[in-house]
A computed fold for a 62-nucleotide RNA from a Chloroflexota bacterium, annotated as Fluoride riboswitch aptamer (crcB RNA motif). Model confidence (mean pLDDT): 81 of 100. It was read from a public genome assembly, where an Rfam model found it.
This record gives sequence, structure tokens and C1' cells, in this order.
RNA sequence: GAUGGGUGAGGCGAUGAAGCCCGCCUGAACUGCCGUCACCGGCUGAUGGCUUCUACCGAAGG
Repeated sequence: GAUGGGUGAGGCGAUGAAGCCCGCCUGAACUGCCGUCACCGGCUGAUGGCUUCUACCGAAGG
């Protein structure tokens, strides 16, 4: 210095925050889907899941 393992601590789950639950990762986990050779075009959602808030979008009423 490289590789492997253990431990500790931590990180991550397509755009924000809090709580709970679940899963994943150890320099990885993660970085949405569909069509296309590519270019490019189209579509859904602030969640991994649930509840709440904020932002955004649509409709109706005052």
C1' cells in the first nucleotide's frame, strides 16, 4: 500500500420538513418510468410505506 473480515459510528431509499415503521449500504447503498441505435419525445409522484405540514397542480364555493 492492496485485499478480506469484525466492530463502532454513520449514510441511503427519483425535489422539502417532523413522527412512526420497513428495507438497503460500509465507499457503497442512491441517482423514476415508457418509446428510440442514438439524438430526442412522452408520463406519474414532494412518502420506501403511513400520518401531518409546506411548496406546486386541478376543480368547486365564499